[in-house]
Context: one part of a larger RNA
RNA sequence: GCCAGGGAGUGCAUCUGAGUAGCAAGGCGAGAGCCGUAGCGAAAGCAAUAUGCCCGCAGCUUGCAAGGGGCGAGGUAUGAAAGUGCCUGGAGUUACUUGGAUGCCAUCCGAAGCCAGACGAUCUAACCGUGAGUAAGGUGAAGCGGCGGUAAAACGCCGUGGAGGCCUGAGGGGGUUCUGGGUGCAUCCGUUCCUUUAAUUUGCGGUUAGGGGUAAAAAGCCCAUCGAGUCUGGAUAAUAGCUGGUUCCUAUCAAAGUAGGCCGUAGUCUAGCCUCAAGUGGUGCUGCUGUCGCGGUAAAGCGACGGAUUAUGGGUUUAGGCGCCGAAAGGUGUCGGCUUGUUGUCCAACUCAGAAUGUGACAGCUUGCUAGCUUGGGAGACGGGGAGCCGGGGUAAGCUUGGCUUCCGAGAGGGGAACAACCCAGACUGCAGUUAAGGCCCCUAAAUGCUGCCUAAGUGUCAAAGGUUGAAGGAUGUCAUCAUCCGAAAACAGCGAGGAGGUUGGCUCAGAAGCAGCCAUCCUUUAAAAAGUGCGUAACAGCUUACUCGUCAAGGUUGGUGGCGCCUAAAGUGGACGGGACUAAGGCAGCUGCCGAUACUGCAGACACCGAAAGGUUGUGGUAGAUAGGCGUCCUGCAAGGGCAGAAGUGCCUCUUCAAGGAGGCAUGGACCUUGUUGGAAUGAAAAUCCUGGC
Numbered sequence: 001g002c003c004a005g006g007g008a009g010u011g012c013a014u015c016u017g018a019g020u021a022g023c024a025a026g027g028c029g030a031g032a033g034c035c036g037u038a039g040c041g042a043a044a045g046c047a048a049u050a051u052g053c054c055c056g057c058a059g060c061u062u063g064c065a066a067g068g069g070g071c072g073a074g075g076u077a078u079g080a081a082a083g084u085g086c087c088u089g090g091a092g093u094u095a096c097u098u099g100g101a102u103g104c105c106a107u108c109c110g111a112a113g114c115c116a117g118a119c120g121a122u123c124u125a126a127c128c129g130u131g132a133g134u135a136a137g138g139u140g141a142a143g144c145g146g147c148g149g150u151a152a153a154a155c156g157c158c159g160u161g162g163a164g165g166c167c168u169g170a171g172g173g174g175g176u177u178c179u180g181g182g183u184g185c186a187u188c189c190g191u192u193c194c195u196u197u198a199a200u201u202u203g204c205g206g207u208u209a210g211g212g213g214u215a216a217a218a219a220g221c222c223c224a225u226c227g228a229g230u231c232u233g234g235a236u237a238a239u240a241g242c243u244g245g246u247u248c249c250u251a252u253c254a255a256a257g258u259a260g261g262c263c264g265u266a267g268u269c270u271a272g273c274c275u276c277a278a279g280u281g282g283u284g285c286u287g288c289u290g291u292c293g294c295g296g297u298a299a300a301g302c303g304a305c306g307g308a309u310u311a312u313g314g315g316u317u318u319a320g321g322c323g324c325c326g327a328a329a330g331g332u333g334u335c336g337g338c339u340u341g342u343u344g345u346c347c348a349a350c351u352c353a354g355a356a357u358g359u360g361a362c363a364g365c366u367u368g369c370u371a372g373c374u375u376g377g378g379a380g381a382c383g384g385g386g387a388g389c390c391g392g393g394g395u396a397a398g399c400u401u402g403g404c405u406u407c408c409g410a411g412a413g414g415g416g417a418a419c420a421a422c423c424c425a426g427a428c429u430g431c432a433g434u435u436a437a438g439g440c441c442c443c444u445a446a447a448u449g450c451u452g453c454c455u456a457a458g459u460g461u462c463a464a465a466g467g468u469u470g471a472a473g474g475a476u477g478u479c480a481u482c483a484u485c486c487g488a489a490a491a492c493a494g495c496g497a498g499g500a501g502g503u504u505g506g507c508u509c510a511g512a513a514g515c516a517g518c519c520a521u522c523c524u525u526u527a528a529a530a531a532g533u534g535c536g537u538a539a540c541a542g543c544u545u546a547c548u549c550g551u552c553a554a555g556g557u558u559g560g561u562g563g564c565g566c567c568u569a570a571a572g573u574g575g576a577c578g579g580g581a582c583u584a585a586g587g588c589a590g591c592u593g594c595c596g597a598u599a600c601u602g603c604a605g606a607c608a609c610c611g612a613a614a615g616g617u618u619g620u621g622g623u624a625g626a627u628a629g630g631c632g633u634c635c636u637g638c639a640a641g642g643g644c645a646g647a648a649g650u651g652c653c654u655c656u657u658c659a660a661g662g663a664g665g666c667a668u669g670g671a672c673c674u675u676g677u678u679g680g681a682a683u684g685a686a687a688a689u690c691c692u693g694g695c
Stems, first nucleotide, its partner, number of pairs: 001695006011104013026035003039046002052071004059064002073088006107245002110242001114234006125208009134198001136168003139164001143160006171196004178190001180189002210226001212222003248630006258271005273380001274378007287365008300351002306347003311342006320335006384408010413424003428605007438595003441580003447592001449591006460582002473567002477564007485556002494551005500524003505519003530545001534543002606620003609616002631684001633681003637677006649668008
């Protein structure tokens, strides 16, 4: 791991609902007695209807009207009273079944722990008794001797000597390091390192015991066990707001992750939200219309406030700074202030004004008695998440925190390559058809469809969201469009020719001759030609341009706007338009057809609900959960049957119920079994690192 068997809401007591049944102002019990028929008040104590009036559902019928609602009345407590609180127009009780609560183990398994008594110091810690071990080498303390030295000492030198928690180092003891190895039924191996006459190592024998020992102290060690040893027993089925598991079917409805409280935040209580039952009787929900209201957002505005703010003009000197004139008074200019005109802007905490959506009340229509509300029984849930729009925090985030809507949660199907929440669309069953989103070259169902234009970059072939960036800037890419100027009196480009003289202008300078620099920039001859556009020279020279003529022959020059492209453009194995591949099978605009879902339609059927019926598509996705009805197993009373001419069980096959399941045939098997109905349960297995066994 697989298979088989086992494996989890039970019992009693009490309380409280529901169903059924008996009796009923009583019911039950053998009885004591219990519950009910009267309440109010702390108590003393006092002590209840008038069914009186109005409305009115079902029903009968135009007025009655059980129940119901409103008013009124009554009892009692309190109060001076007004008033206020509780109660009052008669239904209970007992049994059985069942929902739930509480106490008990209380649906099942699971702690670490607590207590008692024993057993442990053959490991290890300390100590006691008695033994044993420590190669070799180095260093050379005190003391002593001799010599020197002194008044004597001190002191010095040489020798002798052999001290030391001294040194090197084998064996011994230890266990520091690593590109280490090893990861195993448990501390090893290699390497390197520390120590080795001592606070040394070690044999044997012995002592100390669990809240106790021992400890050069690490909460270390006390037999691979230590912040309280091990074993056995006990409270004991400890407790666990935590994890896991919890066994047949179908039908109806169907949540919440919010608010408040709690040593509360992994929990729980109350409310809200779900469900079931009873009751009530005129509203509940959706949308539209009408009438009357609420409001200060979006946009906007600033000549309406508060504040921010651009440029400029005038007036005034009202704080002030600087300059000028003046001996001073003062004058004047400028900057600035204040004020005013024109002009250009901004605001969550500004608003003169001000939407849409929203929202309150009433009425009508629509849907609708399956709504709403009241009372009672049962829950679950109180970790949420995504998207769109509107906010707060944050540089940002698959970030965080709010509001509204919606989806996932608890939602299948189609599309998006794949993908909870993006698009389409809410799945009762079967058959057939039509569409949605999205698609129609092949993979792959459907157009190698039609018309016009664009792109040459494999740009692209990626709806949007998430994700993926692709920017500033640049360019005779190309298309469209607008404008400027030139052009058959010949433009633009090319080619042929000219491009001169005064003069080397003046100055400067070594030189300055069109062309280092400064100043000026005239005149003449001309078809035209600058006191010179660039290159060049030391300076000249030389080349060239402007300008002109000729040749040629029809468009050219410059700028703007838009479309599609280009460069800018860098990441780690080779690589992604889903792939192939495509020059359209890419982009833009338009048109027609087709494919495509559990959507929609038709037919048939099942169930729920409504309805007197006919009938009605009104409903039938679903987690937690509420409610209802069934299937199967075992035992049992009664009734009826089957079986050696073959029961149960087992294997295979066939038929059948919406399902749990049921029936039959053949084979095997060899003695019991079943049906209907009643009652009763140790009653259903895939999971629990489940238990036992087998393989």
Large-subunit ribosomal RNA, domain II from a Candidatus Woesearchaeota archaeon, 695 nucleotides, folded computationally. The prediction has a mean pLDDT of 81. The full RNA is in RNAcentral, with records from ENA. The organism belongs to Candidatus Woesearchaeota, within Archaea.